[in-house]
């Protein structure tokens, strides 16, 4: 880079640092923001994709596996409003497996 899959109404914030826009993008609305928003740094917390561990089960000559529960100090990721909402486009984000 582009193609594939699974998820997007559950849950979880303080400091510090900047200083005007800001919730991806259009259009119409609602909201957050000098009582410092958005962003970026720390820590801390949610989650449970992946990988680990632990139980069950199914399969199995070995070895590898596959579903399901439940743990979770790693790899990612999220932590204001349903992805704020409606309507729109080769929609967007995250993640995993591959090329």
């Nucleotide at each position: 880079c582009g193609a594939c899959c699974a998820u997007c109404c559950c849950g979880a914030g303080c400091g510090g640092c900047c200083g005007a826009g800001a919730g991806a993008c259009c259009u119409g609305g609602c909201u957050c923001a000098g009582c410092g928003a958005c962003g970026c740094c720390g820590c801390a917390g949610c989650a449970a994709c992946c990988a680990c561990c632990c139980g069950c089960g199914c399969a199995c000559u070995c070895c590898a596996g596959c579903g399901c529960g439940g743990g979770c100090c790693g790899g990612u990721g999220c932590u204001a409003c349903c992805g704020c909402c409606a309507g729109g486009a080769c929609c967007g984000a995250u993640g995993g497996a591959g090329g």